[in-house]
RNA sequence: AUUGACAAAGGCAAACUCGUCGAAAGAUGGGGACGCAAAACUACCGGUCUAAGGGCGUUUAUCGUCUAUGACAGCGGAGUUGCCACAU
Numbered sequence: 001a002u003u004g005a006c007a008a009a010g011g012c013a014a015a016c017u018c019g020u021c022g023a024a025a026g027a028u029g030g031g032g033a034c035g036c037a038a039a040a041c042u043a044c045c046g047g048u049c050u051a052a053g054g055g056c057g058u059u060u061a062u063c064g065u066c067u068a069u070g071a072c073a074g075c076g077g078a079g080u081u082g083c084c085a086c087a088u
Stems, first nucleotide, its partner, number of pairs: 001088002003085002011036002016031006034074001040080003044077003047072003053067005
């Protein structure tokens, strides 16, 4: 440096659920484990979600539609950092 075992020592924690925050997406703490060798970090590229505010529309209202400045790192890529080791 590569690789990742029914290994060891540790780690994280999906769905669901309760509290809190938020317009929402979602976040966060407790419970809980589907999974994870980067399921650690960064919205840089692609993607996805939301639409408060703003624009547009007309059937004028609990409406439709567009939009990220809001999110997702457990969607893919990229970058940064990192534990252990049967192995190469």
Record summary: Model confidence (mean pLDDT): 87 of 100. The RNA shown here (c-di-GMP-I-GGC riboswitch aptamer) has 88 nucleotides and comes from a Gammaproteobacteria bacterium. Its Rfam family is "c-di-GMP-I-GGC riboswitch aptamer". Gene Ontology term of the family: cyclic-di-GMP binding.